[in-house]
RNA sequence: UGCUGCGGGAGAGAGCCGGCCCAGCCGGCCGCCGAAGGCGCAACCCGCCCGGAAUCGCUCAGGCAAAAGGACCGCGGCAGCAGG
Numbered sequence: 001u002g003c004u005g006c007g008g009g010a011g012a013g014a015g016c017c018g019g020c021c022c023a024g025c026c027g028g029c030c031g032c033c034g035a036a037g038g039c040g041c042a043a044c045c046c047g048c049c050c051g052g053a054a055u056c057g058c059u060c061a062g063g064c065a066a067a068a069g070g071a072c073c074g075c076g077g078c079a080g081c082a083g084g
Stems, first nucleotide, its partner, number of pairs: 001079008013030001015029006031064003037060001038058003044052002049084002
């Protein structure tokens, strides 16, 4: 660093209208959120270049009861690397 087991894990309308074969799905409209993914800026790594690079910015995607998902964090397991 990647994968994986367990635990933790935020934000924001159960919004309005219409249709259908009405536990739901589809379309339209308005408001909002950032922590899947994506894109942008580049502090930094660095002698230079290549390359890498945020929880910052955008809001394409996604999301706005619960559930699920969830960056990231903690404790283990496996594999690899120790920039060119």

Glycine riboswitch aptamer from Thiogranum longum, 84 nucleotides, folded computationally. Its mean pLDDT, the model's own confidence on a scale to 100, is 77. It matches the Rfam family "Glycine riboswitch aptamer". Its family is annotated with glycine biosynthetic process in the Gene Ontology. The RNAcentral record of the sequence draws on Rfam. Of the family's consensus pairs, 91% are formed in the model. NCBI's taxonomy places the organism under Bacteria, Pseudomonadota, Chromatiales, Ectothiorhodospiraceae, Thiogranum.